[in-house]
RNA sequence: UUCUUAUCAAGAGUGACUGAGGGACUGGCCCUAUGACGUCCGGCAACCUGAACAGAAAUGUUCGAUGGUGCUAAUUCCAGCAGGUAUUAUAUAUAUCUGAAAGAUAAGAA
Numbered sequence: 001u002u003c004u005u006a007u008c009a010a011g012a013g014u015g016a017c018u019g020a021g022g023g024a025c026u027g028g029c030c031c032u033a034u035g036a037c038g039u040c041c042g043g044c045a046a047c048c049u050g051a052a053c054a055g056a057a058a059u060g061u062u063c064g065a066u067g068g069u070g071c072u073a074a075u076u077c078c079a080g081c082a083g084g085u086a087u088u089a090u091a092u093a094u095a096u097c098u099g100a101a102a103g104a105u106a107a108g109a110a
């Protein structure tokens, strides 16, 4: 880097340093010198590692948080393609639902 599988409506700072943009992309809409982003510390989580139970196994449930990790504004902030439902003039538009696409994270494989 590519592929596969799983998850993405919860949770987490009145801290320090720094100093201008940031929220993946596009369109919106937001955050931001009352300090963004980033780094450290702290915290949250439980994908892998650990333990217990059930099972032939795959796996499932529970406990824990050492280590590997991830996260720490807003549902992945909303939409982005397709389909359905409701209102409507059955067109348009709005609302809502479902499935994809894209993205993020983990584990495995190449």
Stems, first nucleotide, its partner, number of pairs: 001110008013041001015040003021031003025080004042072004047068002050063005076102001081099007